RNAcentral holds the full RNA, with entries from SILVA. A computed fold for a 355-nucleotide part of an RNA from a wastewater metagenome, annotated as large-subunit ribosomal RNA, domain IV. Model confidence (mean pLDDT): 89 of 100. It matches the Rfam family "Bacterial large subunit ribosomal RNA". For this family Rfam cites "Crystal structure of the ribosome at 5.5 A resolution" (Yusupov et al., Science, 2001).

Context: one part of a larger RNA
């Protein structure tokens, strides 16, 4: 100097992103206990008071229940009987100590938000959470040889199960509640029209050449073989034609108007598939921004309650609320402290110095 413990005037969070650490509580019996609530909680809420040890005294009371006695339909029977052992309160009176849950085990406590209902899972070696699961909602597939998965099959799983069953998405306890919009994509049905493979069809064309013509140069050329082929006919799909949003997803602009101003119940117009409905809102979402107001503090970029001018909330990508709960996140208070004012001292262990 460093690390572990320990104590500490006065003050008491002023430290610091942040009460990080630390202290403070803590045990038992008795009082006593809000808001709010799904009535079960909340709650050990919160706040108080008592606690040793001798002596009335073998206290009051409880447990346990021997021997002993009597009965008997005899037995591991009944009734009676209290020793003996054990817990042990409540008063009165007395004694020490600073200090009686004397050591050591041993909750701080409260008022609000914001997230996720809860218990619970999870980055084994930096993340435990607001992430995942979840009960509970709702949609889609599946009728049994189910659908879905696993395997080339055979053959398993589902299930020795039958739509109150499986299986895949989504949502995520309860509580009100879930708007508009099918234009695009997807999904489902639909089958008249158009398109359209294979494969059928073969019209037409070319090769080759018995013959036939011939100016002998060469032309034309039937069947047969061979190469290529148009019409026409043909499935699903697409195109079309409907539903379908708890499928993927979307949910306006401009101008003008009320007898103060300001605003705009109103009207006008484009556009569009329809323009965001309830509920919420500077929010885990607000960029201007430390918005404005009000409340806390002497002084508050955070908090909390409004306010809506929502750059860019909103309805199971679920919306708002919600008692419990959470080693979750903020914000503030009470007690508490060497976190700080400031900083000192003690022990012990290391480094260090000397031998």
């Nucleotide at each position: 100097c460093a690390g572990u413990g320990g104590u500490u005037a006065a003050g008491g969070a002023a430290c610091u992103c942040g009460g990080c650490a630390a202290a403070a509580u803590a045990c038992c019996u008795c009082c006593g206990u809000a808001a709010c609530u799904u009535c079960g909680g909340g709650a050990g809420a919160a706040g108080g008071a008592g606690g040793a040890c001798c002596c009335c005294a073998u206290u009051a009371g409880g447990g346990u229940g021997a021997a002993g006695g009597c009965c008997c339909a005899c037995g591991c029977g009944g009734c009676u009987g209290g020793a003996g052992c054990u817990c042990g309160a409540a008063g009165g009176g007395g004694u020490g100590g600073c200090a009686c849950a004397g050591a050591a085990u041993u909750g701080u406590g409260g008022a609000a938000a914001g997230c996720g209902a809860c218990u619970g899972u999870u980055u084994a070696c930096u993340a435990a959470a607001a992430a995942c699961a979840c009960a509970g909602c709702a949609g889609c597939g599946u009728g049994c040889g189910a659908a879905g998965c696993c395997g080339u099959a055979a053959g398993g799983c589902g299930c020795u199960g039958u739509a109150u069953a499986c299986g895949c998405u989504g949502u995520g306890a309860c509580g009100c509640c879930u708007g508009c919009c099918c234009g695009g994509u997807g999904c489902u049905g639909g089958a008249a029209g158009g398109u359209u493979a294979c494969g059928g069809g073969g019209a037409a064309g070319g090769g080759u050449u018995a013959g036939u013509c011939u100016u002998c140069g060469g032309a034309c050329g039937a069947a047969g073989c061979u190469c290529u082929g148009a019409a026409c006919c043909u499935a699903a799909g697409c195109c079309c034609c409907a539903g379908u949003a708890a499928a993927c997803g979307g949910c306006g602009g401009c101008c003008g108007u009320a007898a103060c101003u300001a605003u705009a119940a109103c009207g006008g117009u484009c556009c569009u598939a329809a323009g965001g409905u309830a509920g919420c809102g500077a929010a885990a979402u607000u960029c201007c921004u430390u918005g404005u107001c009000g409340g806390g503090u002497a002084a508050g970029u955070u908090c909390c309650g409004a306010c809506c001018u929502g750059c860019a909330c909103g309805a199971a990508u679920g919306g708002c609320g919600u008692a419990a709960c959470g080693a979750c996140u903020u914000u503030c208070c009470a007690a508490c402290u060497g976190u700080c004012u400031c900083a000192a001292c003690c022990a012990c262990u290391g480094a260090c110095c000397c031998a």